[in-house]
Molecule: c-di-GMP-I riboswitch aptamer
Organism: Sporomusaceae bacterium
RNA sequence: AGAAUUUUUUGGCAAACUUGAUCGAAAGAUAAGGACGCAAAGCUAUGGGUUUAAGGACAAAUCGUCUAUGACUGCCAGGUUGCUCAA
Numbered sequence: 001a002g003a004a005u006u007u008u009u010u011g012g013c014a015a016a017c018u019u020g021a022u023c024g025a026a027a028g029a030u031a032a033g034g035a036c037g038c039a040a041a042g043c044u045a046u047g048g049g050u051u052u053a054a055g056g057a058c059a060a061a062u063c064g065u066c067u068a069u070g071a072c073u074g075c076c077a078g079g080u081u082g083c084u085c086a087a
Stems, first nucleotide, its partner, number of pairs: 012038002017033003021030003036074001042080003046077003049072003055067004
């Protein structure tokens, strides 16, 4: 000098599951343990999607159907904030 190979520190979050101190009609959320995984698996319900149906409407030979004002950001995006500096 060229070629090939490899891919970064300190750290962060925390699935299923267990416990159950709760909240909630439910979906789900929170606390402790636990790690499946995640370069935004930080924040945000803004767009789509998924989910529940208290209340409401309909039906009642019924115990159902529809509906979000509820929920999910670890469903996909958008917006926004942050970390690293191998290349």